[in-house]
RNA sequence: ACACGUGCUCCGGGGUCGGUGUAAUUCCGAGCCGGCGGUGACAGUCCGCGACCCGCGUCCUUCGCAAGGAGGGCCGGUUGAUCUGGUGAAACUCCAGGACCGACGGUGAAAGUCCGGAUGGGAGGAAGCACGUGC
Numbered sequence: 001a002c003a004c005g006u007g008c009u010c011c012g013g014g015g016u017c018g019g020u021g022u023a024a025u026u027c028c029g030a031g032c033c034g035g036c037g038g039u040g041a042c043a044g045u046c047c048g049c050g051a052c053c054c055g056c057g058u059c060c061u062u063c064g065c066a067a068g069g070a071g072g073g074c075c076g077g078u079u080g081a082u083c084u085g086g087u088g089a090a091a092c093u094c095c096a097g098g099a100c101c102g103a104c105g106g107u108g109a110a111a112g113u114c115c116g117g118a119u120g121g122g123a124g125g126a127a128g129c130a131c132g133u134g135c
Stems, first nucleotide, its partner, number of pairs: 002134008010125001016030004031113002033102002035049004044100002053077003057074007082098005104116003
């Protein structure tokens, strides 16, 4: 240096304005934002993953006198949205134009943007480091 293994670190944005109104960062108007991998050329909208949510599935841990409850792993289920033109060998990924989507709970008024679970989790990473084994 290389390979394999274990552990640690890292890993999500919109920091709004005006109007109406008793009251709205939730309505109306105008803005602003877009995790990870793949894809003959770069993706919020193509294919897939993660998270959130559900399980009358399974295993483990734990609380309780009991009934029953709580947490975690695995597995399973559900889970939104794009067209046209141009360039080109090739693009629903680039350029031009016009659209569309965004969980759950809370909040004198209905939330992608405020508050919350979250100082959490995590796909993943030619991101980094440490240790061990082999060579």